[in-house]
Context: one part of a larger RNA
RNA sequence: UGACGGGGGCCCGCACAAGCGGAGGAACAUGUGGUUUAAUUUGAUGAUAUGCGAGGAACCUUACCUGGGCUUAAAUGUAGAGUGCAUGAGGUAGAAAUACUUCUUUCCUUCGGGACUCUUUGCAAGGUGCUGCAUGGUUGUCGUCAGCUCGUGCCGUGAGGUGUUGGGUUAAGUCCCAUAACGAGCGUAACCCUUAUCGUUAGUUGCCAGCGGGUAAUGCCGGGAACUUUAACGAAACUGCCGGUGUAAACCGUGAGGAAGGUGGGGAUGACGUCAAAUCAGCACGGCCCUUAUGUCCAGGGCUAUACACGUGUUACAAUGGCCGGUAUAGAGGGCAGCUACCUGGAGACAGGAUGCGAAUCUCCAAAGCCGGUUUCAGUUCGGAUCGGAGUCUGUAAUUCGACUCCGUGAAGCUGGAUUCGUUAGUAAUUGCGCAUUAGCCAUGGCGUGGUGAAUACGUUCCCGGGUCUUGUACA
Numbered sequence: 001u002g003a004c005g006g007g008g009g010c011c012c013g014c015a016c017a018a019g020c021g022g023a024g025g026a027a028c029a030u031g032u033g034g035u036u037u038a039a040u041u042u043g044a045u046g047a048u049a050u051g052c053g054a055g056g057a058a059c060c061u062u063a064c065c066u067g068g069g070c071u072u073a074a075a076u077g078u079a080g081a082g083u084g085c086a087u088g089a090g091g092u093a094g095a096a097a098u099a100c101u102u103c104u105u106u107c108c109u110u111c112g113g114g115a116c117u118c119u120u121u122g123c124a125a126g127g128u129g130c131u132g133c134a135u136g137g138u139u140g141u142c143g144u145c146a147g148c149u150c151g152u153g154c155c156g157u158g159a160g161g162u163g164u165u166g167g168g169u170u171a172a173g174u175c176c177c178a179u180a181a182c183g184a185g186c187g188u189a190a191c192c193c194u195u196a197u198c199g200u201u202a203g204u205u206g207c208c209a210g211c212g213g214g215u216a217a218u219g220c221c222g223g224g225a226a227c228u229u230u231a232a233c234g235a236a237a238c239u240g241c242c243g244g245u246g247u248a249a250a251c252c253g254u255g256a257g258g259a260a261g262g263u264g265g266g267g268a269u270g271a272c273g274u275c276a277a278a279u280c281a282g283c284a285c286g287g288c289c290c291u292u293a294u295g296u297c298c299a300g301g302g303c304u305a306u307a308c309a310c311g312u313g314u315u316a317c318a319a320u321g322g323c324c325g326g327u328a329u330a331g332a333g334g335g336c337a338g339c340u341a342c343c344u345g346g347a348g349a350c351a352g353g354a355u356g357c358g359a360a361u362c363u364c365c366a367a368a369g370c371c372g373g374u375u376u377c378a379g380u381u382c383g384g385a386u387c388g389g390a391g392u393c394u395g396u397a398a399u400u401c402g403a404c405u406c407c408g409u410g411a412a413g414c415u416g417g418a419u420u421c422g423u424u425a426g427u428a429a430u431u432g433c434g435c436a437u438u439a440g441c442c443a444u445g446g447c448g449u450g451g452u453g454a455a456u457a458c459g460u461u462c463c464c465g466g467g468u469c470u471u472g473u474a475c476a
Base pairs, nucleotide, nucleotide: 001476002475003473004472005471007470008469009468010467011466012465013464015460016459019423020422021421022420023419026315027314028313029312030311031310032309033308034306035305042053043052064301065300066299067298068297069296070295072124077121079119080118081117082116086105088103089102090101091100092099093098107114108113126290127289129288130287131286135284136283137279138278139277140275142273147186148185149184150183151182152181153162154161155160165178166177167176168175192267193266194265195264197235198234199233200232201231202230203229207224208223211222212221213220238261241255242253243252244251245250317416321375322374323373324372325371326370327369333364334363335362338357339356342353343352344351345350382413387408388407389406390405391404392403393402429452430451431450432449433448434447435446
């Protein structure tokens, strides 16, 4: 100087407390461990691995296994040959890759050659092989915590200290005052995006108040530029004003005004560093290793196994509910190998027609809710696993191993031990919708988006983590 303490002081955080809803019990989905296997490819392992890399394993992907092949797919040098060995169409063998074979068509030229093909040989290619403890780059984490440093000066023999401490204050090393320090940098804050209000400009594909026309009905038409909205530029919030406290910074106020009030809400933004943290399998790269194989092509299988253990989720256990009928209301996104109105067929998944739209124009397109009926507390009209049958769609192909529909079947489960997680407002909870990836989909995941919409916070004694000052130390 740090680190540590079941030392002390001060302070903060869904850390506790106060509430609400979960997990832990059940079934299933998914990931992991273990076990098994010819193979179940591999990485990630407290917090900081485990719906993670994977934003999509039937083939491909694919790295693994079994079997069958090749020795160069692409890049490059030398030498030789050729105008077909290349193109197209077949045949035989084979699981395919491929091997053998038949027919067909014959590149450009400045005539030097070029292009292409085959053969030969050399250098080399190739490697998802090893090392993340050789590395770059990128990332997680402490932590969006308030810290981490430097120049000069001063103090100390020196390691170092001071500044950065003290008194207040703040979300903040934020600011003020004091001060052998005076300044500065990286962080904080602000600048950026979005959301909440208003104005100006502009009205199409969006809008329709007033005027006219028309319909069974609809901005449907003329028209309008008000409103909504769209998207560009501005305004607006700064403790600016008032009162109180205070030297000041600042704090307090059911203060005013205002759409918004004290960082308005949300996002992006992650200091010096820590964990020899993660990644050689995104990519790059040093070294080592393989080179008729650890390279490469193909078929089939596997990554989907399953006594069990753990994590993360979905669906439930019901009446604030289930089922049936009627009826209302979004936002954000996507769309041509696409989204599809509408019509017809089917009980349905869907199929057959047909139309609009590369889209503020057409389309995908709501559910909880509300109204009425039924059910009457049961393992039930709860719950839907599992299994049988019949089908639809995608795709060369759904057996291993897809999703969906219909009929039948109707398991566990009656609110979950110790323990544990999330959450402070348009939040939790609840409810649908969309997108990426995809031919299709194992999506209940991920990322967005609106609808409905709570309870509680006395407080900081305690648990956990962090900051700061101080103290002790047989630690560095």